[in-house]
RNA sequence: GCUACUUUAGCACAGUGGUAGUGCAUUUGACUUGUAAUCAAAAGGUCCGCAGUUCAAUCCUGCGAAGUAGCU
Numbered sequence: 001g002c003u004a005c006u007u008u009a010g011c012a013c014a015g016u017g018g019u020a021g022u023g024c025a026u027u028u029g030a031c032u033u034g035u036a037a038u039c040a041a042a043a044g045g046u047c048c049g050c051a052g053u054u055c056a057a058u059c060c061u062g063c064g065a066a067g068u069a070g071c072u
Base pairs, nucleotide, nucleotide: 001071002070003069004068005067006066007065010024011023012022013021018055026042027041028040029039030038048064049063050062051061052060
């Protein structure tokens, strides 16, 4: 320098165009003599950035950023 892939909650990841979810973690409550476990609930997201297509974009397109892998 070229190519491919990845970027979504604190962490690990789903989500193939119609206002984004799961597990763990956190907080609160229930249960218990108490703790753990279990059960219920809540909070937590400008979906990496900018632009474009579209009535509508996490999703499609382009240009960038960061990371991983390969080639040279």
Molecule: transfer RNA
Organism: Fragilariopsis cylindrus CCMP1102